[in-house]
RNA sequence: UUCUUAUCGAGAGCGGUGGAGGAACCUGGUCCUUUGAUCCCGCGGCAACCUGUUUAAAAACAAGGUGCUCAUUCCAGCAGACACUUUCUGUCUGAAAGAUAAGAG
Numbered sequence: 001u002u003c004u005u006a007u008c009g010a011g012a013g014c015g016g017u018g019g020a021g022g023a024a025c026c027u028g029g030u031c032c033u034u035u036g037a038u039c040c041c042g043c044g045g046c047a048a049c050c051u052g053u054u055u056a057a058a059a060a061c062a063a064g065g066u067g068c069u070c071a072u073u074c075c076a077g078c079a080g081a082c083a084c085u086u087u088c089u090g091u092c093u094g095a096a097a098g099a100u101a102a103g104a105g
Stems, first nucleotide, its partner, number of pairs: 001105008013043004021032003026077004044069003049065002051062004073097001078094006
């Protein structure tokens, strides 16, 4: 870096550094941010994919490897169905893209 599978409406913050944008990319909306965000570091915490123990299994427990710790992956964009209908719009399903884990090349 590519492929496959699974999950993504739950959960979990303080301190330090630093000083301007950030929420993956583009567009639109919305939100966070000099009352100091994003990032990074330390210490906590959450969860339970792999892992370990018990078990016939289901499952339970632990937390070693990852991961995560504002907002549903913040929402929409593409396709379909339905409702309303002049339009706008709303709801649901799926796709695409993305994130994480496990496995494979």